The RNA shown here (FMN riboswitch aptamer (RFN element)) has 141 nucleotides and comes from Sulfitobacter indolifex. Model confidence (mean pLDDT): 76 of 100. Its Rfam family is "FMN riboswitch aptamer (RFN element)". Rfam's curators write: The RFN element is a highly conserved domain that is found frequently in the 5'-untranslated regions of prokaryotic mRNAs that encode for flavin mononucleotide (FMN) biosynthesis and transport proteins. Of the family's consensus pairs, 97% are formed in the model. The organism belongs to Sulfitobacter, within Bacteria.
[in-house]
RNA sequence: CAUCAUUCUCAGGGCGGGGCGAAAUUCCCCACCGGCGGUAAGCGGUCCUCCGCAAGCCCGCGAGCGGCCUCUUUGGAGGUGUCAGCAGAUCUGGUGCGAUUCCAGAGCCGACGGUCACAGUCCGGAUGGAAGAGAAUGCGA
Numbered sequence: 001c002a003u004c005a006u007u008c009u010c011a012g013g014g015c016g017g018g019g020c021g022a023a024a025u026u027c028c029c030c031a032c033c034g035g036c037g038g039u040a041a042g043c044g045g046u047c048c049u050c051c052g053c054a055a056g057c058c059c060g061c062g063a064g065c066g067g068c069c070u071c072u073u074u075g076g077a078g079g080u081g082u083c084a085g086c087a088g089a090u091c092u093g094g095u096g097c098g099a100u101u102c103c104a105g106a107g108c109c110g111a112c113g114g115u116c117a118c119a120g121u122c123c124g125g126a127u128g129g130a131a132g133a134g135a136a137u138g139c140g141a
Stems, first nucleotide, its partner, number of pairs: 001140001004138007016030004032120001033110002035061004042053004056108002064086002066083001067080005090106005112124003
């Protein structure tokens, strides 16, 4: 210190104020939040070549729904995770060789089930799972 193996740890935020109403953290007005990896012209460190941080809406990933398989007391439970499919959303101006990433402005988006009334923010599956991050030990050089 590359690689590989094993084990362990960690791994999601947000309804505050007002309105209508019998009833809404679900509607309306204002407000609030942004997982993981990649990319980077910004910022910081180092001091000349690297390092760290930096995108919800650029490229991917994850959970979830659905599908399929198994079981079933027909309520559901378990497995699978490319396996038909669903799986969100950005423009304008500026600078510049170069920007959906910087600066400015204006927008937009958010699984499933539940609910006296429609949910990104409440409750639930979930004391779960997981993209991945880190550590230890061993292997190896």